[in-house]
Context: one part of a larger RNA
RNA sequence: GGAUGAACGCUGGCGGCGUGGAUAAGGCAUGCAAGUCGAACGAUUUAUUUUUUGAACGAGAUUGAGAUUACAUCAAAGUUAAGCGAUAAAAAUAAGUAGUGGCGAACGAGUUAGUAACACCCUGGUACAUACCAUAAAGUUUGGCAUAGCUUGUCGAAAGACGAGGUAAUUCCAAAUAUUCCCGCAAGGGCAAAGUUUUACCCCGCUUUUAGCGGGGCGAGGACGCUUUAUGAUUGGCCUAGGCCCGAUCAGCUAGUUGGUGAGGUAAUAGCUCACCAAGGCUACGACCGGUAGGAGGGCUGAGAGGCUGACCUCCAACGACGAGACUGAGACACGGCUCGUACACCUACGGGUGGCAGCAGUCGAGAAUAUUCCACAAUGGGCGAAAGCCUGAUGGAGCGACGCCGCGUGCGGGAUGAAGGCCUUCGGGUCGUAAACCGCUUUUCCACGGGAGAAAUCUUCGGAUGAUAGUACCGUGGGAAUAAGAGGUUGCUAACUCUGUGCCAGCAGCAGCGGUAAUACAGAGACCUCGAGCGUUAUCC
Numbered sequence: 001g002g003a004u005g006a007a008c009g010c011u012g013g014c015g016g017c018g019u020g021g022a023u024a025a026g027g028c029a030u031g032c033a034a035g036u037c038g039a040a041c042g043a044u045u046u047a048u049u050u051u052u053u054g055a056a057c058g059a060g061a062u063u064g065a066g067a068u069u070a071c072a073u074c075a076a077a078g079u080u081a082a083g084c085g086a087u088a089a090a091a092a093u094a095a096g097u098a099g100u101g102g103c104g105a106a107c108g109a110g111u112u113a114g115u116a117a118c119a120c121c122c123u124g125g126u127a128c129a130u131a132c133c134a135u136a137a138a139g140u141u142u143g144g145c146a147u148a149g150c151u152u153g154u155c156g157a158a159a160g161a162c163g164a165g166g167u168a169a170u171u172c173c174a175a176a177u178a179u180u181c182c183c184g185c186a187a188g189g190g191c192a193a194a195g196u197u198u199u200a201c202c203c204c205g206c207u208u209u210u211a212g213c214g215g216g217g218c219g220a221g222g223a224c225g226c227u228u229u230a231u232g233a234u235u236g237g238c239c240u241a242g243g244c245c246c247g248a249u250c251a252g253c254u255a256g257u258u259g260g261u262g263a264g265g266u267a268a269u270a271g272c273u274c275a276c277c278a279a280g281g282c283u284a285c286g287a288c289c290g291g292u293a294g295g296a297g298g299g300c301u302g303a304g305a306g307g308c309u310g311a312c313c314u315c316c317a318a319c320g321a322c323g324a325g326a327c328u329g330a331g332a333c334a335c336g337g338c339u340c341g342u343a344c345a346c347c348u349a350c351g352g353g354u355g356g357c358a359g360c361a362g363u364c365g366a367g368a369a370u371a372u373u374c375c376a377c378a379a380u381g382g383g384c385g386a387a388a389g390c391c392u393g394a395u396g397g398a399g400c401g402a403c404g405c406c407g408c409g410u411g412c413g414g415g416a417u418g419a420a421g422g423c424c425u426u427c428g429g430g431u432c433g434u435a436a437a438c439c440g441c442u443u444u445u446c447c448a449c450g451g452g453a454g455a456a457a458u459c460u461u462c463g464g465a466u467g468a469u470a471g472u473a474c475c476g477u478g479g480g481a482a483u484a485a486g487a488g489g490u491u492g493c494u495a496a497c498u499c500u501g502u503g504c505c506a507g508c509a510g511c512a513g514c515g516g517u518a519a520u521a522c523a524g525a526g527a528c529c530u531c532g533a534g535c536g537u538u539a540u541c542c
Stems, first nucleotide, its partner, number of pairs: 001542004006538005013408006019401002026364003030361003035103003040100002043097010057083001060080004066074002110319003120243002124239003128236002133232008141175004150165006181190003195224004201217007245291003252282003257279008294316004298309004321342005344355004372398001374397003380394001381392004411441004421432004446479006455469001457466003486531005491512003497526005507514002
């Protein structure tokens, strides 16, 4: 001199782009961060509509015991019954609820504790797997048993658990078939599936019978699926030469250890595991042990060689309070899944239960120190879905912090009686100084008012609907120099000097050093120097 995820001191106008828990992988209140599909399924609730049912009431009609009787009238009881319409059933549409089932939840997000290792980088390989996706071929037949939800009973404070009854499916099981596929030298043997939706067509009813509407049936074909196989793509598993920090005051280490045979096991190779056999294997080219540490692309510095480093971003690995284990699944030995143990915390009716922010915010703690319990799914991307759409603390944005980089501003021109005032003075004057005042101008910025984006393609009932950011950027009008300068230094290194105070005191200091009565080195003032919304100090690296 350069650099920093910095911190501290003084100061602080604006904008853009970045960046911000480095310490306790310490503990966490609260909210949110992974759902979705009714075009897989059966229920259930509400609303509306349609069809059927039709209790009670009942105009009216009719039969008419009986009463009265001149005609006639009244009338118990029974039958029928328009209307009204409780109740019940079925269907459709829309919305909601939990459950079964499918896909996702193994991605995305976080952290760096562990790890000196095939963890990572790079080279080569193969004995392997790969949901969704693409291409191609073949198929998608016939049956059946359950179970959740539901009803009901019991136990429990709760969390929840258990029994009985009965039900659906793209849940589960059996059989058939087998182009390919698997076993086998061959003969031969063996292995699968699931439907949903739409509509051409047909039938019925109604109508303003060209035609339209409503209902029903079968379901060619289409769409989305399902099964088997092959290939591809993608992603991964495993092996491998080389590279990869310090210590020899760590010199010997190793019994599944090294190899073989056989068996098991895995998607797959292999002491991966086991039985038996052999006695091997590693090491001064540093084994083993101890310490430290995630690795790389990169970053800083340097002319380079090199040295130091691994924040943000990208790739890989590992981890999810700590330790262990498996289940499900194409994929996990699984952060917001399960089981067990430990510690901690919470609830409890004391019998028993519940939890895991190294997700986004936020809180306590420790610390020199690190932000909002914000907005939105409008864009990009992801999951599910036929789609509409739903979810998404990923992401897009806003907020806070001069933490960093970059840019802009705090005015411009004129103006000498060289004003007042400060400081110095040899008392003549000098200096701050065209600086100010004053005159003219401008309006970046600021304030007020008005207008106001692009980013948006997608969806759609074809009319239209949708921007968080944001009334922001930007544009226009008006106003007025208006709203905006400090920090460190001045003995030498090192740019910049005088006065006063102090008197080896108080103090300064990176080094040399300064201060004991004329201190350019302490303190104050004036002047000056450097940088400037920053300037210094501390820490660390080159």
Notes
The prediction has a mean pLDDT of 83. A computed fold for a 542-nucleotide part of an RNA from a groundwater metagenome, annotated as small-subunit ribosomal RNA, 5' domain.